[in-house]
Molecule: SAM riboswitch aptamer (S box leader)
Organism: soil metagenome
RNA sequence: CUCAUCCCGAGGGGCAGAGGGACCGGCCCGACGAAGCCCCGGCAACCACCACACCUGUGGCAGGUGCCAAAGCCGGCCCGCUACGGCGGGAACGAUGAG
Numbered sequence: 001c002u003c004a005u006c007c008c009g010a011g012g013g014g015c016a017g018a019g020g021g022a023c024c025g026g027c028c029c030g031a032c033g034a035a036g037c038c039c040c041g042g043c044a045a046c047c048a049c050c051a052c053a054c055c056u057g058u059g060g061c062a063g064g065u066g067c068c069a070a071a072g073c074c075g076g077c078c079c080g081c082u083a084c085g086g087c088g089g090g091a092a093c094g095a096u097g098a099g
Base pairs, nucleotide, nucleotide: 001099002098003097004096005095006094011040012039013038014037015036019029020028021027023076024075025074026073041068042067043066046064047063049060050059051058052057072093077090078089079088080087081086
């Protein structure tokens, strides 16, 4: 840089000790213990692998990643609708995987 996905799902313990949810605004989480590190557990199925199909799909497995508050927590820019409270769609940005 390109492509795919992002309203599903899945937490306990130890060390540690005040931050965390990318950014900004909001709203939340946090001394009934944040970040980080370690152990164990789990979710999911992108890649790999296996089987069957055969024009790219279905099923299996769980080796390489990833993930385990809230929709990617909501919004931010544009468009449409609106009962003016919001609602819907798209983009941008971000995250993960593959190349």